[in-house]
Context: one part of a larger RNA
RNA sequence: GAACGAACGCUGGCGGCGUGCUUAACACAUGCAAGUCGAACGGUGCUCAUUGGGGGUAACUCUGGUGAGCGUAGUGGCGCACGGGUGAGUAACACGUGGGCAACCUGCCCCUGGGUGGGGGACAACAUCGGGAAACCGGUGCUAAUACCGCAUACACCCUCUGAUUGGAAUAUUGGGGGGGAAAGUAGCGAUACGCCCUGGGAUGGGCCCGCGGCCUAUCAGGUAGUUGGCGGGGUAAAGGCCCACCAAGCCGAAGACGGGUAGCCGGUCUGAGAGGAUGAACGGCCACACUGGAACUGAGACACGGUCCAGACUCCUACGGGAGGCAGCAGUGGGGAAUUUUGCGCAAUGGGGGAAACCCUGACGCAGCGACGCCGCGUGGAGGAUGAAGGCCUUCGGGUUGUAAACUCCUUUUGCCUGGGACAAUGAUGAUGGUACCUGGCGAAUAAGCCACGGCUAACUCUGUGCCAGCAGCCGCGGUAAGACAGAGGUGGCAAGCGUUGUUC
Repeated sequence: GAACGAACGCUGGCGGCGUGCUUAACACAUGCAAGUCGAACGGUGCUCAUUGGGGGUAACUCUGGUGAGCGUAGUGGCGCACGGGUGAGUAACACGUGGGCAACCUGCCCCUGGGUGGGGGACAACAUCGGGAAACCGGUGCUAAUACCGCAUACACCCUCUGAUUGGAAUAUUGGGGGGGAAAGUAGCGAUACGCCCUGGGAUGGGCCCGCGGCCUAUCAGGUAGUUGGCGGGGUAAAGGCCCACCAAGCCGAAGACGGGUAGCCGGUCUGAGAGGAUGAACGGCCACACUGGAACUGAGACACGGUCCAGACUCCUACGGGAGGCAGCAGUGGGGAAUUUUGCGCAAUGGGGGAAACCCUGACGCAGCGACGCCGCGUGGAGGAUGAAGGCCUUCGGGUUGUAAACUCCUUUUGCCUGGGACAAUGAUGAUGGUACCUGGCGAAUAAGCCACGGCUAACUCUGUGCCAGCAGCCGCGGUAAGACAGAGGUGGCAAGCGUUGUUC
């Protein structure tokens, strides 16, 4: 000098765009943050239409059928593995980069070929009985389906037997025989549409393996028994000591094994002429985690933040038998701290989930609010104005200086306030933002300047007070009676809605 997710002191007019718990991965009141589909299914509530029966003179009322609409707890489907948060752990194939898989998977989506025949038995809901304070739970009975289970049929799929091709090799390619394995309907008058099953391919997303690269420590020198390899098996989507039985005795290490400390990694960011050094906030990619530890279930995908089970600590409820909970989602609270925001508005846009759609959900997101936290822009007026007013300060008492500064005259109206109009964002409809931005008219210099420094480094000097005191200080150093260094004042210098200080990096 530059930089900052800054903080502190003094000060503070406006706007745009950004940005805001770096500390306790401390504990959390409250609300919201993941649902949706009635065009998969049986019930059921309400409304309307229509029709039949009973009662009534009638108004009307009771009851049944059919149809339509609007809802809905339950069964079922898809989603909940995305999106959002955090950085605890991790020195590791975690990340970056370049490769490999002849060792793999991939719901929804796209393309290709084929199929969708015929049956069965249940379980919720519901009814009823019972237990419990509750959370909830149990028995009996009935029932539907795109829920569940046989049968039929089936190719390129799977298993097995057997040839051929290619090849160094076979688990690759291709042919034949045997065996095995599917399906679901819904809407519509219909055409048809959306689905369902098998199969091949694609796309996308992932899994696994390897080369190389990036911290400190030798006051850590030896480490290792599933350890290293083999054979066989188990397991997985898949190779593998991943796991297991047996066999062998290996494997790693001063080119730093093993141990200890620290740390999420990268694109980037800051600095620097560069080389390099430092760093990893915001934004983007990857990883890891979700009260702590462990485990699996479901599923295309999880060992699953707002799922399940077990254990633990903590908090809460309880009828003491037993239960409930997990903000490192958005707000918000306490606590810690030098320090970090609203319990806001909206799904209008973009994107996501479900749905045929209408639409529903979405604290993702779009906006608004708060904070000079940062960057950028603007303003606090412009021109004229000397007898150089007054006041202040200094003075050699002549004067000098503040100083064209003010007053005063003329002018302007950014900003501000008042009034009227009023968007783009939304190709037809739909605007939270927002009566905002912006535009017109009006008013009036009006609403708007501070902070630090002035001994040298370093730009800017005098007076008074103080008297090694009180104090200053980044370094050198100032202060003990004329202090340009302390304190105040006048003046001056610098920067300016900021200015200084502190911390950290180069």
Molecule: small-subunit ribosomal RNA, 5' domain
Organism: uncultured bacterium